[in-house]
RNA sequence: GGGCUAGUGGCGGAACCGGUAUACGCGCAACACUUAAAAUGUUGUCCCGAUUCGGGAUGUGGGUUCGAGUCCCACCUAGCCCA
Numbered sequence: 001g002g003g004c005u006a007g008u009g010g011c012g013g014a015a016c017c018g019g020u021a022u023a024c025g026c027g028c029a030a031c032a033c034u035u036a037a038a039a040u041g042u043u044g045u046c047c048c049g050a051u052u053c054g055g056g057a058u059g060u061g062g063g064u065u066c067g068a069g070u071c072c073c074a075c076c077u078a079g080c081c082c083a
Base pairs, nucleotide, nucleotide: 001082002081003080004079005078006077007076010026011025012024019066027045028044029043030042031041032040046056047055048054049053059075060074061073062072063071
């Protein structure tokens, strides 16, 4: 220098064909249980604004589309391969 793969909540990880982003698990918090803990169970857990709600958010910036995590372009980061 060229090519391929990957990047999504605090962490792992799903979203398969473009159609509700964060399912599921871990962690964390509160409560229940316990003399107390552990284990177990229930509920909650992205951000901004007030309560129903609205808006934003998938590495960054653009594009296509009614609609993009998904398709296209450039770039950044990591890994692998070739020279």